[in-house]
Context: one part of a larger RNA
RNA sequence: UGACGGAAGGGCGCCACCAGGAGUGGAGCCUGCGGCUUAAUUUGACUCAACACGGGAAAACUCACCCGGUCCGGACACUGUAAGGAUUGACAGAUUGAUAGCUCUUUCUUGAUUCGGUGGGUGGUGGUGCAUGGCCGUUCUUAGUUGGUGGAGCGAUUUGUCUGGUUAAUUCCGAUAACGAACGAGACUCUAGCCUGCUAAAUAGUUCACCGAUUCUUCACGCGUCGGUGCUAACUUCUGAGAGGGACAAGUGGCGUUUAGCCACACGAGAUUGAGCAAUAACAGGUCUGUUAUGCCCUUAGAUGUCCGGGGCCGCACGCGCGCUACACUGAAGGAAUCAACGUGGAUGUUACCCUGCUUUGAAAAGAGUGGGAAACCCCUUGAAUCUCCUUCGUGAUAGGGAUUGGGGCUUGAAAUUCUUCCCCAUGAACGAGGAAUUCCCAGUAAGCGCGAGUCAUAAGCUCGCGCUGAUUACGUCCCUGCCCUUUGUACA
Numbered sequence: 001u002g003a004c005g006g007a008a009g010g011g012c013g014c015c016a017c018c019a020g021g022a023g024u025g026g027a028g029c030c031u032g033c034g035g036c037u038u039a040a041u042u043u044g045a046c047u048c049a050a051c052a053c054g055g056g057a058a059a060a061c062u063c064a065c066c067c068g069g070u071c072c073g074g075a076c077a078c079u080g081u082a083a084g085g086a087u088u089g090a091c092a093g094a095u096u097g098a099u100a101g102c103u104c105u106u107u108c109u110u111g112a113u114u115c116g117g118u119g120g121g122u123g124g125u126g127g128u129g130c131a132u133g134g135c136c137g138u139u140c141u142u143a144g145u146u147g148g149u150g151g152a153g154c155g156a157u158u159u160g161u162c163u164g165g166u167u168a169a170u171u172c173c174g175a176u177a178a179c180g181a182a183c184g185a186g187a188c189u190c191u192a193g194c195c196u197g198c199u200a201a202a203u204a205g206u207u208c209a210c211c212g213a214u215u216c217u218u219c220a221c222g223c224g225u226c227g228g229u230g231c232u233a234a235c236u237u238c239u240g241a242g243a244g245g246g247a248c249a250a251g252u253g254g255c256g257u258u259u260a261g262c263c264a265c266a267c268g269a270g271a272u273u274g275a276g277c278a279a280u281a282a283c284a285g286g287u288c289u290g291u292u293a294u295g296c297c298c299u300u301a302g303a304u305g306u307c308c309g310g311g312g313c314c315g316c317a318c319g320c321g322c323g324c325u326a327c328a329c330u331g332a333a334g335g336a337a338u339c340a341a342c343g344u345g346g347a348u349g350u351u352a353c354c355c356u357g358c359u360u361u362g363a364a365a366a367g368a369g370u371g372g373g374a375a376a377c378c379c380c381u382u383g384a385a386u387c388u389c390c391u392u393c394g395u396g397a398u399a400g401g402g403a404u405u406g407g408g409g410c411u412u413g414a415a416a417u418u419c420u421u422c423c424c425c426a427u428g429a430a431c432g433a434g435g436a437a438u439u440c441c442c443a444g445u446a447a448g449c450g451c452g453a454g455u456c457a458u459a460a461g462c463u464c465g466c467g468c469u470g471a472u473u474a475c476g477u478c479c480c481u482g483c484c485c486u487u488u489g490u491a492c493a
Base pairs, nucleotide, nucleotide: 001493002492006488007487008486009485010484011483012482013481016477017476020441021440022439023438024437027325028324029323031321032320033319034318035316036315043054044053065311066310067309068308069307071305076119077118078117079116080115086113089108090107092105093104094103123299124298126297127296128295132293134287135286136285137283138282139281144183145182146181148179149178150159151158152157162174164173165172188276189275190274194245195244198242199241201239204236205235206234207233208230209229210228211227212226213225214224216222251265252264253263254262255261327434331393332392333391334390335389336388345378354373355372356371357370358369359368360367361366400431405426406425407424408423409422447469448468449467450466451465452464453463454462
């Protein structure tokens, strides 16, 4: 000095607890990992920091694995053979999964591109992430880190970087042998809220005028609702987006050295919206399977290169993890009514595959016809689902639940068997709220509910976003768990 251990004192965190909520752990199924099995069940990763992760939802391709079969895409140099031909390709018949002249028989064809040897390349999802770059993750979401000059010490080093108060914060106030600085924090960027102020809009609308339909009517060109057109009527409240503004603990009252600041109230659209970025030092954390990044090793024509065919990654006595569906009446089923936001969408086929309105056939999945949209224009006012109203059911493994299995049908694709997805009929399993244990979380949050995108020929029990409905309980503590700082000496290097 401190990364380690003991002790003491502070401080902090829902990856800690408390008060609670939703659960998970039990069931069925989906999916990842192990094990077992297998020709192969390719492989990486294993506490937090592996296990719905590799953007990993693999029918072929992918593909690395297994069983077979082709090709050379072996540059270049030297040398050999060689125009009296180095070599290439091939019908048919055998052969073969194969219309691979792969090989054989048979002959034709070609013309210095090749072929044999040596050296040397090239390729490799081959090995090594314990040789590396880059990137990512983590220590570590905390407040931490460093040098200059000065001081102390022989020196390593220390002070600065602090007794105290305060803050989310090494944030500030202050104290002060330190002074003045740098990185990080903050500031910053994006995002969410406000603007009857500016700019304007036939790709957004409103008002008004006219026309039409319709309800109620006192039958009046009355009021209300809806649709259409405005011959370029008026305007920008609503919509979209540019420039700006707006909040600073600014005001008031308490607490506080009357400092830094904290609490309450008022005014207000906001008096902590949510994310991104993110220091120093590290890890022998992950990735050679992201890369025409890469060292070394291996292999390199009977290939670990590459292409083709088939299989596998999906296999099932079992164990673990993330999830979905449930166990019903706060419900299920059938009608009816009624409201979103974030997105996305094909360039003519030569890497093909878009979003879809309307009409029509069909129980449905789906098909046929005809249109719109490279999009604030069309799908789309995205008539979403929980929710609301009415009816049926009535505590029964039941009209809860929808696993499993049988039959039939459409669709995608060259191909659906080991069932791609979907639809119909039938079948109707466990499951009676889940032991020990354990996860996540405090406001438009949890939970419930659906929608969009990624993957995608087919396609969401996943992930990333979006909105709708919308609680209970804290607003604290260091008891558990973990982190940071300080003190200590008697351990440790």
Small-subunit ribosomal RNA, 3' major domain from Marisa cornuarietis, 493 nucleotides, folded computationally. RNAcentral holds the full RNA, with entries from SILVA. The source organism's lineage runs through Eukaryota, Mollusca, Caenogastropoda, Architaenioglossa and Marisa. Rfam family: Eukaryotic small subunit ribosomal RNA. The literature on the family includes a 2001 paper in Science by Yusupov et al., "Crystal structure of the ribosome at 5.5 A resolution".